[in-house]
Small-subunit ribosomal RNA, central domain from an anaerobic digester metagenome, 346 nucleotides, folded computationally. The prediction has a mean pLDDT of 88. Rfam family: Bacterial small subunit ribosomal RNA. The full RNA is in RNAcentral, with records from SILVA.
Context: one part of a larger RNA
RNA sequence: CUGGGUUUAAAGGGUGCGUAGGCGGAAAAUUAAGUCAGUGGUGAAAGCCUAUCGCUUAACGAUAGAACUGCCAUUGAUACUGAUUUUCUUGAAUACGGUUGAGGUAAGUAGAAUACGACAUGUAGCGGUGAAAUGCUUAGAUAUGUCGUGGAAUACCAAUUGUGAAGACAGCUUACUAAGCCGUUAUUGACGCUGAGGCACGAAAGCGUGGGGAGCAAACAGGAUUAGAUACCCUGGUAGUCCACGCCCUAAACGAUGUUAACUCGACAUUGGCGAUAUAUUGUCAGUGUCCAAGCGAAAGCGAUAAGUUAACCACCUGGGGAGUACGUUCGCAAGAAUGAAACUC
Numbered sequence: 001c002u003g004g005g006u007u008u009a010a011a012g013g014g015u016g017c018g019u020a021g022g023c024g025g026a027a028a029a030u031u032a033a034g035u036c037a038g039u040g041g042u043g044a045a046a047g048c049c050u051a052u053c054g055c056u057u058a059a060c061g062a063u064a065g066a067a068c069u070g071c072c073a074u075u076g077a078u079a080c081u082g083a084u085u086u087u088c089u090u091g092a093a094u095a096c097g098g099u100u101g102a103g104g105u106a107a108g109u110a111g112a113a114u115a116c117g118a119c120a121u122g123u124a125g126c127g128g129u130g131a132a133a134u135g136c137u138u139a140g141a142u143a144u145g146u147c148g149u150g151g152a153a154u155a156c157c158a159a160u161u162g163u164g165a166a167g168a169c170a171g172c173u174u175a176c177u178a179a180g181c182c183g184u185u186a187u188u189g190a191c192g193c194u195g196a197g198g199c200a201c202g203a204a205a206g207c208g209u210g211g212g213g214a215g216c217a218a219a220c221a222g223g224a225u226u227a228g229a230u231a232c233c234c235u236g237g238u239a240g241u242c243c244a245c246g247c248c249c250u251a252a253a254c255g256a257u258g259u260u261a262a263c264u265c266g267a268c269a270u271u272g273g274c275g276a277u278a279u280a281u282u283g284u285c286a287g288u289g290u291c292c293a294a295g296c297g298a299a300a301g302c303g304a305u306a307a308g309u310u311a312a313c314c315a316c317c318u319g320g321g322g323a324g325u326a327c328g329u330u331c332g333c334a335a336g337a338a339u340g341a342a343a344c345u346c
Stems, first nucleotide, its partner, number of pairs: 004317003007300002012314001014201004021194003025088007033081002035077008049065006091191001092188003095184006103177007110154001115149007125136002162169002206247006215241002220236004258313006266291011295302002319346003328339004
């Protein structure tokens, strides 16, 4: 290289956009680069292979042939691929008309709850636990009422729901903005698919500067438990959690399942459109789920949202440990991230 794989055994990149590259719909014409055929030249000898012969045989040797699967030139063929030209509409995109949603960004605003402050009522406990204690409280707590301050999160609706490329997204209103779907088949006419590098986004934690700080809460302190208890439980409590800007770039970033396209028996539920109607139902397109035929699978299971049958392109795997370590390089303020071995050992 051929070949085998990647849900769970090793293995799908966290996600998208996209450069090079690879691959690419239908019809016609031209060309003849790839492709195919003929002819000529070359492809040293030895060796390998075949036949015959020579040493008593064999090894060995001699002669002849074949082969040298290649390269060059030339003459043709034109189905397929390529190139050029013309055309087409079903892939793709656009337009117009509807429609959907927690899609995004910014600003404003609402009510409940916690906490705190002030005032009032009121008196001896409150709180917490398996049981307690630490803690709070006669300097008047807990409880109740009124008023105020401040931060964070949005009960019910709510769903097996929806949206987004993924991460993710939920009170309400407004502004700006992106997308999907359906219908009409009006316009362009293959403009497409994938995508090494590259670029962008990327939960939480963490970092830098400046704010903010109600609740929660690493660290820390105390009380318990215990043989001990650097824990689980309790009382406190600082970073942090929140905001703005800039970094970090990792997750069981999971459907542990790359993207795109085509094909393959049905049933039920549901979301968003568009129809047909007997308003009982029913058709169709795009999603989201459950169960199954064939088929697949080691099995569990998957099964039109495939892990079935195929095609294109990318990524990745090759025994366990050593090790996602060492070294080097790139990136980062740092933490560290990315790339990524070997000796040795079983």